[in-house]
RNA sequence: CGGGGUGUGGCUCAACAGGUGGAGCGCCGGAAUGUAACCCGGAGAUCGGAGGUUCAAAUCCUUCCAUCCCGA
Numbered sequence: 001c002g003g004g005g006u007g008u009g010g011c012u013c014a015a016c017a018g019g020u021g022g023a024g025c026g027c028c029g030g031a032a033u034g035u036a037a038c039c040c041g042g043a044g045a046u047c048g049g050a051g052g053u054u055c056a057a058a059u060c061c062u063u064c065c066a067u068c069c070c071g072a
Base pairs, nucleotide, nucleotide: 001071002070003069004068005067006066007065010025011024012023013022019055027042028041029040030039048064049063050062051061052060
């Protein structure tokens, strides 16, 4: 320098041709218990940044950033 992958709650991951973002773990509260596990309820992400397309974007396009792989 060229090509490609990944980026979504604290962590690990979903969301298959665009239609108001979900799960597990963790966290908080409650009930139970000697303490827990188990059970019930709850909070927490405008989706890496910025633009664009669209009535509508995590999803499509452009660019930048981070990281990984391949090539030179």
Model confidence (mean pLDDT): 84 of 100.
The RNA shown here (transfer RNA) has 72 nucleotides and comes from a Candidatus Moraniibacteriota bacterium.
Rfam family: tRNA. The family's RNA type in Rfam is transfer RNA. From the family's description: Transfer RNA (tRNA) molecules are approximately 80 nucleotides in length.